[in-house]
């Protein structure tokens, strides 16, 4: 350079954003295991737990061509009683014993092992090596023993003893000696101890078999050599734990020596005192390594199943033997568990081989066939044995392939689901038609795998033909989101679901069934585990100010790091090549099983180590050098820098004395205190202790802590000037060490004032605080400990770079100067500057907020530290303290979140501004009495139902005796009181009017009178309509749900807000607009301004009154005219004067600065006057009916408050259907210990009655209405009929207060009228529950009304009356309206209430009725403590010691005897690691418990650290400290002036 290859995210904190951060989730993967399902096949694979135990078989035997024997057989010959028997000889067969070679391999396990075991390189000049290949030489004369066998004994058996016999390739002895080993000696070569080569002495071999023989095979000896195979070193790599910091006596070494195949403390003895360790020794847990598998882009992480290579181990321990090889899985001795025999003396066994049983567990297979093949061992071979190997069998346990059919087919059948009833969907799907035959059945044929004569377990298989028939063959899981997939019905926080977030409390796509779909598919899901997403340990590739995270601070050893400059080396670093990295895997190409999966074959690949050459920039290392880091050396300044030692005044308390008298002190008020023993206050005085105003400051000095009157003493550092001087001496800093506010701890002192505890007094529900009065420790001071803080800039040190300004401190320098200040420069500290504007900002950072040469920018270098919240800075443990307690520092278990800046809200016992009959002024109430009314309560058969702070309560209801009426109680009806259709039928039908019986009606029975409508027809004749009866759909329901709704209503609120589009900030949530200034009833307007514009609302149009024109017009009057109606017109800051604020313009002086210069002129700037203009608001005048939005009304912005109502209506759902429908009578809604709202009437003299004056309104109703005049009654009212569809008549003279006259004379009254008696009158079927009215009597409470609280700013309050809706009437003292009289106050926003804007703080977002904390009760959980108990793990000392090489004694030998060492066992003090524990104590969760209110607003006492005392409990108060405090006012400090 080029080419390949190569990386996805979701979801949960939150109203909402970003960002930390931590849970979970899609992917793959597995010796799996569980459900539910399940047709074939190939290929793999299959006790992961109990290295527990094991019955029965079978896994390692073979050689007769090494031996003597026996037995079988054959020959011959002999005897026979012919069955057979004896010799002999064998060319045969078998095999128990000598004797060989194998058994040390194959097989299986992972107990131990954290080590030279493993791996990788490398070294053996320290080594071995049967069988196999190869070379050279040899195989000679000779003896002997012991087995089998025989006898004879012992033992139940296993076995065993002794005597006698014998073969050999068994064992001994002699010969030779190519070699070979010792030893001399020379020589080569290499050198680390040692190879080789010549001379010499000395020691040292052998076995025979086969073949008729020969040849010739196959053995044997002794050397050499190789291959292949072990032994032993090094070096390097690979787990956890520092809560394991010191290990070590054969230990490290040296010598001598034994010992091995061989080096060595491997062993012995003497010497020496060494050796290993922060680069982690020793200890403790845990593991077989490894190639390789899983996973991932990759770096990695994770794991060691099959296959391969190593290493271990063979009931557990311990020892050796025989052998080339072993300290031996199916050999041997001893120990010990354990099992099993037994005749009780003694034996006998090891499945971690290959099936198999027992057990254990969530789980892992056949007592199978075969040595055909491929290995293996023997054997000359034939061939024998082989559970090694090849196969088969069972498990969907994994991969991999196959099929369950394919085409056509709409009436889109039927059937299920759904449905807005029309239709959708299932679904071309199926049935139906035609085709196929993978697959299955039967049939037949039939292999490779054999090589070399034979010889195939699988196997009648794989493959092949042929018939048969769609035949044998589909589920699992999901459908709220991530995440594909949606509906109904059932359930009702229930039963369940659930990976996370979440669902289910009655309309559930989240439960459970049902249909539909989706995803996979003979599978499909659950659990479990690993990687992966997670950049959540971060080598790639995070971070530390405020999210978790800079150690309190400094000093320094190791370690890391490291100026400039030459030569050199060449360890690090680069190139080239060389060895090696075992196969298998893993890639890629190509092959072979129909494909694939499997497999074969070629290439690469494996990143590493080791060697050999070469290069010298860097980095190291050596050796020289420099002068900027860095030190030293001088000189003059600056500091509250430390320690000591002396002095000072002012306070302050106490003591003496004087003056002097009643108080004082204290507090938001007060008490306790103290004081007539003379206080407090003054004046003198004397003592005493602690702290040092002013100066003083954003000042200064110190490494931090921290240091502050003076004056002296000693001593530390750091800043400048100096061109002396070393020459990189330097940066950091684990371990280490020193110093470290307050509080507290010893010990002696001190003690003035302050001042935990404690004690009183207040304050409260309580007060174990906050306030007040006393007042101990301490607080000073000496000596010694403690070592902690919000020890904070919440920001480690250290270099360097990356605009400036101001001030400020020190220090130089430099112009000036007599000299100083002043200025300017410049080193080094300390602080500030980012906007609407006055100062400054540019890049960069950041999540943001902020930081910004004092960095949190941009870079190196070192160090400390973090890695979700709680649990916990706790527990254990170890270190450190005298103690309080530091220091280090877990896990169980529990949540899904805990935070961090910002944003809009909201709220605060913050702030600011503003408004409102909000307070405040002020007038009448209400709360107290009666009664009337509405509610609650309780009572009833019923007392129908809603409304519940403000926003219920004279409200739904603007009329409950019956009706109403929904309620109760009783009596009827069941297609129905009411609607629409359909079916059959009936009739002088509908409808009017009236009887009769029973009945409280309704209703049932019954019997009449009159009498219909449209067509059509000779006709009540047919048809329709209409009634009735019977039936079938349906009707109805004031039954639920107003939290399923619609519409419509309260209230905030007639408050002024509420939005939005485009642009612009900002990651974003949002901001701006809409803020600010003036102004307004107003987001009203005006002006500036990143904002231009809109839109709802405001406010105008609209109705009403007040004035005027004009037309019109019934009554009515009759005077210009009033009154009604309609239309217009009028007012809008328009005019006039002051004031005030604001813009901007000019003038004229008068002053400052600069520049030119003679007066003087210009030009910036200030400051006074003065014009004239605009805009806003205030104040007054003129006109005018009306004056500053003239008064009222209607009008109600985005929302709020699941506000109110399914009973007004209207509706989705759910209920009831001879009733929850509906009729009807009677009752009830009118109950009455009691509470409450809203009224009305009074309590009386501003008054009550009586009289008089026909005193004076208006808005209004009237034809089932209003009713006049006239009579009658005292009165209600009744007669009575005039007029009146209304400006004509009538309510209605309309009217009361109101003027005048008279009387009451301050009482419970000539005040009040309940309340009861009595008569009456009207309405209406009907006044008993339960109507108004009227007369007579009767005459109750009450004399102005607690705490509290309501209305009202003008024609309003307050006082009087009028009308009218409903309505037969009327429970109306209410609701709507009408007008008559008709006030008083408002200084003013401190305070309540409520609301607007702004802005501040917030741990609040259901939004302060908010959030939230700890005790205590009660349950559950895990974990620490704990007298103890029991139990495992490794050691140590001592005692006992089995077998057993070697040692040492005896013996001829066989063997036997001693000592030491030695498993196993006892003991004994330790140590460590679990399990248990009475009980005490924390600690987590829990439902809606108890007590406070401690934190979040200035949380009502800022809060919060760190000590320390105190209290049920949060917690409180002392002291020092932080700010991560809100308000204000000062100070300061920057600007401007």
């Nucleotide at each position: 350079u080029u080419u390949u290859u190569u990386g996805a995210g979701a979801g949960u904190u939150u109203g909402a954003u970003c960002c930390u951060g931590g849970c979970u989730c899609a992917g793959g993967a597995u010796g799996a295991a569980c459900g539910c399902u399940g047709g074939c096949g190939g290929c793999g694979u299959g006790u992961c737990u109990a290295a527990g135990g094991c019955a029965u078989g079978c896994a390692a035997g073979u050689c007769g061509u090494a031996c003597g024997g026996a037995c079988c057989g054959g020959u011959u010959c002999g005897c026979u009683u012919c069955g057979g028997u004896g010799a002999a000889c064998u060319u045969g067969g078998u095999u128990a014993g000598u004797g060989g070679c194998a058994a040390a391999c194959g097989g299986g396990u992972g107990c131990g092992u954290a080590a030279c075991a493993c791996a990788u390189u490398g070294g053996u000049a320290a080594c071995c090596u049967g069988c196999c290949c190869u070379g050279a030489a040899g195989u000679u004369c000779g003896g002997a023993a012991c087995a089998a066998c025989g006898g004879c004994c012992c033992g139940a058996a296993a076995g065993g003893g002794u005597c006698g016999c014998u073969a050999a390739u068994u064992c001994c002895g002699g010969a030779u000696g190519u070699g070979u080993u010792c030893g001399a000696c020379g020589g080569u070569c290499a050198c680390a101890u040692g190879a080789c080569c010549g001379u010499u002495g000395a020691g040292u071999a052998a076995a025979g078999c086969c073949c008729a023989a020969a040849a010739g095979g196959c053995g044997c000896u002794u050397c050499g050599g190789g291959a292949g195979g072990g032994g032993c070193c090094u070096a390097u790599g690979g787990c956890u734990u520092a809560u394991c910091a010191g290990c070590u006596a054969g230990u490290u070494g040296g010598u001598a020596g034994g010992g091995u195949a061989a080096u060595g403390g491997c062993c012995u003895a003497c010497c020496a005192a060494g050796g290993c360790u922060a680069c982690g020794a020793c200890g403790a847990g845990u593991a077989g390594c490894g190639g390789g598998c899983g996973u991932g882009a990759g770096a990695g992480c994770g794991c060691g199943a099959c296959c391969c290579g190593c290493c271990u181990c063979a009931g557990u321990g311990g020892g050796a033997c025989u052998g080339a090889g072993a300290c031996a899985c199916u050999g041997c001795c001893c120990a010990c568990a354990c099992u099993c025999c037994u005749a009780c003396g003694g034996g006998a066994g090891g499945c971690u081989g290959c099936a198999g049983u027992c057990g254990a567990g969530a789980a892992u297979a056949u007592u199978c066939c075969c040595c055909a093949a491929u290995g293996g061992a023997c054997g000359a071979a034939a061939g024998u044995c082989u559970g090694a190997g090849g196969g088969a069998g069972c498990g969907a346990c994994g991969c991999c392939g196959c099929g369950u059919g394919c085409a056509g087919g709409a009436u889109g059948a039927a059937g299920g689901u759904c449905u807005u009833c029309g239709g959708a969907u299932u679904g071309u799907a199926a049935a139906c038609u035609g085709c196929u035959u993978u697959u299955c059945u039967c049939u037949g044929g039939g292999a490779a795998g054999a090589a070399c004569g034979u010889u195939g377990a699988c196997c009648g298989u794989a493959c092949c033909a042929g018939a048969g028939g769609a035949a044998u063959a589909a589920g699992a899981g999901g459908u709220u989101g991530c995440u594909a997939a949606c509906u109904c019905u059932g359930u009702g926080c229930c039963a369940g679901c659930a990976g996370c977030a979440g669902c289910g409390g009655u309309a559930a796509u989240a439960c459970a069934g049902a249909g539909a779909c989706c995803u996979c598919g003979a599978g499909c899901g659950u659990u479990a585990u690993c990687c992966g997403g997670a950049u959540u340990u971060a080598c790639u590739g995070g971070g530390c100010g405020u999210a978790a995270a800079g150690g309190g601070u400094c000093c320094g050893c190791a370690g890391g790091u490291g100026g400039u400059u030459u030569u050199g080396u060449a360890a690090g670093u680069c190139u080239u090549c060389g060895g090696u990295u075992a196969a298998a895997u893993c890639c890629u190409c190509g092959a072979g099983c129909u494909c694939a999966a499997c497999u074969c074959g070629a290439g690469g690949a494996c990143c590493g180590c080791c060697g050999a050459a070469g290069a010298a920039a860097c980095u190291a290392c050596a050796a020289g050098g420099c002068u900027u880091g860095a030190g030293a050396c001088c000189g003059g300044g600056a500091g509250a820098g430390g320690c000591a030692a002396g002095c000072g005044g002012a306070a302050u308390u106490g003591c003496c004395g004087g003056u002097g008298u009643a108080g004082u002190a204290g507090u938001a008020a007060a008490a306790u205190g103290c004081g007539u023993u003379a206080a407090u206050a003054u004046c003198g005085g004397c003592a005493a202790g602690a702290a040092c105003a002013c100066c003083a400051a954003a000042u200064g000095c110190g490494a931090a802590g921290g240091c502050a009157g003076c004056u002296u003493g000693c001593u530390a550092g750091a800043a400048c000037g100096g061109u002396u001087c070393u020459g990189a001496c330097a940066c950091u800093c684990a371990g280490g060490g020193a110093c470290g506010a307050a509080a507290g701890c010893g010990u002696g002192g001190g003690u003035a004032g302050c001042g935990a505890u404690a004690c009183g007094g207040a304050u409260u529900a309580g007060a174990u605080a906050c306030c007040c009065g006393u007042g101990u420790a301490g607080u000073c001071c000496a000596c010694g400990c403690c070592c902690u803080a919000a020890a904070c800039g919440a920001u480690g040190g250290g270099u360097a770079c990356u605009g400036g300004g101001c001030a400020u401190u020190g220090g130089g320098a430099g112009u000036a100067u007599c000299g100083a200040c002043c200025c300017u420069c410049u080193c080094a500290g300390u602080g500030c500057c980012g906007c609407a504007u006055a100062u400054c900002a540019a890049a960069g950072c950041u999540a943001a907020c902020g930081c910004g040469u004092u960095a949190a920018g941009u870079a190196c270098c070192c160090c400390g530290c973090c890695u979700g919240g709680g649990g916990a800075g706790u527990a254990c443990g170890g270190c450190c303290g005298c103690a309080a307690g530091g220091c280090u520092a877990a896990a169980a278990c529990u949540c899904a979140a805990a935070g961090g800046a910002a944003u809009u809200g909201a709220c605060g016992g913050g702030a600011a501004c503003c408004c409102g009959c909000a307070c405040a002024a002020g007038c009448g109430g209400u709360g107290g009495a009666g009664c009337a009314u509405g509610u609650g309560g309780u009572u009833c058969a019923a007392u129908u139902c809603g409304a519940c702070a403000a926003u219920a309560a004279g409200c739904g209801u603007g009329g409950a005796a019956c009706c109403u009426u929904a309620c109760c109680a009783g009596g009827g009806c069941u297609u129905g009181a009411c609607a629409u259709g359909c079916u059959a039928g009936a009739a002088g039908u509908a409808g009017u009017c009236a009887c009769c019986c029973g009945g409280a009606a309704a209703c049932g029975g019954g019997a009449g009178a009159c009498g219909a409508c449209c067509g059509u027809u000779a006709a009540a004749u047919c048809g329709g309509a209409g009634u009735c009866u019977a039936g079938c759909a349906c009707a109805g329901g004031u039954g639920c749900u107003g939290c399923a709704u619609g519409g419509u209503u309260g209230u905030c609120g007639u408050c002024a807000g509420c939005u939005c589009g485009u642009g612009u900030c900002g990651u974003g949530a949002g901001a701006u607009g809409u803020u600010c200034c003036g102004u307004u009833a107003a987001g009203u307007c005006g002006g500036g301004a990143a904002a231009c514009g809109a839109g709802c609302g405001c406010a105008a149009c609209c109705c009403u009154c007040a004035c005027g024109a004009u037309c019109a017009g019934u009554u009515a009057g009759a005077u210009u005219u009033u009154c009604u109606g309609a239309u217009c017109g009028a007012a809008c800051u328009g005019c006039c004067c002051c004031g005030c604020a604001c813009u901007g313009a000019g003038u004229a002086c008068a002053u400052u600065u600069g520049c030119a210069a003679u007066c003087u002129g210009u030009a910036a700037g200030u400051g006074u006057a003065u014009u004239g203009a605009g805009u806003g608001c205030g104040g007054g005048g003129a006109g005018g009916a009306a004056g500053g939005c003239g008064a009222g009304g209607a009008u109600g912005a985005c929302g709020u408050c699941a506000a109110a109502u399914c009973a007004g209506c209207a509706u989705g759902g759910c209920u009831c259907u001879u009733a929850c429908g509906u009729c009807c009578u009677g009752g009830g809604c009118g109950a009455c210990a009691c509470a409450c709202g809203u009224g009305c009437u009074a309590c009386a003299a501003u008054g009550g009655c009586c009289g008089g004056u026909a005193a004076c309104a208006a808005u209004g109703g009237g034809c089932u209405g209003c009713c006049a005049a006239a009579c009658c009654g005292u009165a209600a009212g009744g007669u009575g009929g005039a007029g009146c569809u209304a400006a004509u008549c009538c309510c209605a003279u309309c009217a009361a207060a109101c003027c005048c006259g008279g009387u009451c004379c301050c009482a419970g009254u000539u005040c009040g009228g309940a309340u009861u008696g009595g008569g009456g009158u009207c309405u209406g079927c009907a006044a008993c529950u339960c109507g108004a009215c009227c007369c007579c009597a009767u005459g109750a409470a009450g004399c102005c009304g607690g705490a509290a609280u309501c209305g009202c700013u003008a024609g309003u309050a307050a006082a009087c009356g009028c009308g009218u809706a409903u309505c037969a009437g009327c429970c109306a003292c209410g609701g709507c309206g009408c007008g008559u009289u008709g006030a008083a106050u408002a200084c003013g926003u401190u305070c309540u209430c409520g609301g607007g804007u702004u802005u501040u703080g917030u741990a609040c977002a259901c939004a302060c009725c908010g959030c939230c904390c700890g005790u205590c009760a009660c349950g559950c959980c895990a974990a620490g403590a704990g007298a103890g108990u029991c139990g495992g793990g490794g050691g140590u000392g001592c005692c006992u010691g089995a077998a057993g090489a070697g040692g040492c004694c005896c013996g001829c030998a066989a063997g036997g005897g001693c000592a030491a060492c030695g498993a196993a066992g006892g003991u004994a003090a330790a140590c460590u690691c679990g399990a248990u524990g009475a009980u005490a104590g924390g600690g987590g969760c829990g439902a809606a418990g108890u007590c406070g209110u401690a934190a979040c607003a200035a949380g009502g006492c800022a809060c919060c650290g760190g000590u320390a005392g105190c209290g049920g409990a949060a917690g409180c108060u002392g002291u020092c400290g932080g700010u991560g405090g809100a308000u204000c006012a000062c100070c300061u400090c920057c600007u401007u002036u």
Predicted 3D model of a 1537-nucleotide RNA (small-subunit ribosomal RNA) from a Patescibacteria group bacterium. Lineage of the source: Bacteria > Bacteria candidate phyla. It matches the Rfam family "Bacterial small subunit ribosomal RNA". Gene Ontology terms of the family: structural constituent of ribosome and ribosome.